This is a predicted structure of a 149-nucleotide RNA (SAM riboswitch aptamer (S box leader)) from a soil metagenome.
RNA sequence: CUCAUCGAGAGGGGCAGAGGGAAACGGCCCGACGAAGCCCCGGCAACCCGGUCAUCGGCCCGGACCCGCACGCGUGACGCGGCGGACCGGCAAAGGUGGUGAAGGUGCCAAGUCCGUCCUGCGGCGAGAGCCGUCGCGGGAAAGAUGAG
Numbered sequence: 001c002u003c004a005u006c007g008a009g010a011g012g013g014g015c016a017g018a019g020g021g022a023a024a025c026g027g028c029c030c031g032a033c034g035a036a037g038c039c040c041c042g043g044c045a046a047c048c049c050g051g052u053c054a055u056c057g058g059c060c061c062g063g064a065c066c067c068g069c070a071c072g073c074g075u076g077a078c079g080c081g082g083c084g085g086a087c088c089g090g091c092a093a094a095g096g097u098g099g100u101g102a103a104g105g106u107g108c109c110a111a112g113u114c115c116g117u118c119c120u121g122c123g124g125c126g127a128g129a130g131c132c133g134u135c136g137c138g139g140g141a142a143a144g145a146u147g148a149g
Stems, first nucleotide, its partner, number of pairs: 001149006011041005019030003024117004042109003047105002051100006060090004066085004071081003113143001118140009
C1' cells in the first nucleotide's frame, strides 16, 4: 500500500500497585472486591495452513434418439451415414462455493471498534414552513483493530 472482516463468542491464578477503555476533545463506564504491564494455565473463534464431506466444474468417453445441416452414399419414395446442437449417464484435475473439524501459524477473551466528532436521510421537540438548535433512529466516510498478501 491492497483486500476481507469488525452487534456474536470466550477468564481464572501468580507477580505488581494506580490507572485503564488506541490518539485529541466531549460523554459514559471499568478499577484497592486490585487498573496497566509481565508470567502460567484455561477458553473463544475459524483469517491462514492442513484434513474431510457435499456440490459446481473444461476436456474426454458412452447412450439414446429429439432438432438442424450450402455434407457423403443410396432409393421411385421411405433411407443409411457424417457433422453440429440439445438431452441422459460415466470419469473428473486445477479451481469456486458450502458444511464439518481444530493438530499447526496468528488473533482475541467488559460494554457495537463502549458512544460521539466529518458528510448525509427520516422523525420528535423548540414560534418552527425554511435556516438553525436539540433529542432519537439509520446510511456513508475518516480513523483504528485483526488477518491475508